[in-house]
This is a predicted structure of a 73-nucleotide RNA (transfer RNA) from an uncultured bacterium. The coordinates come from a structure-prediction model, not an experiment, and the mean pLDDT is 80. Its Rfam family is "tRNA". From the family's description: Transfer RNA (tRNA) molecules are approximately 80 nucleotides in length. By type it is a transfer RNA.

């Protein structure tokens, strides 16, 4: 310096351009129990990395920029 690929809840991941963005785990209440774990119900928690752009409609296509990884010189 060049090319790729990732970025969504606290953590690991989903989500054909059609939605009020979901799962396991945490986490918080309530049962259960002496108590705690387990396990049972319920519940809160998202600027989809920033910015912009196409579209009737973007988490999803375009461009940019950031941050991590991995080629290659």
């Nucleotide at each position: 310096g060049g090319g790729c690929g990732a970025u969504u809840a606290g953590c690991u991941c989903a989500a054909u351009g059609g939605c009020u963005a979901g799962a396991g785990c945490a986490c918080c209440u309530c049962g259960u129990u002496u108590a705690c774990a387990c396990c049972g119900a319920g519940g809160g928690g998202g600027u989809u990395a920033u910015a912009g752009g196409u579209u009737c409609g973007a988490g999803u296509c375009c461009u940019a920029u950031a941050u991590c990884g991995c080629c290659c010189a």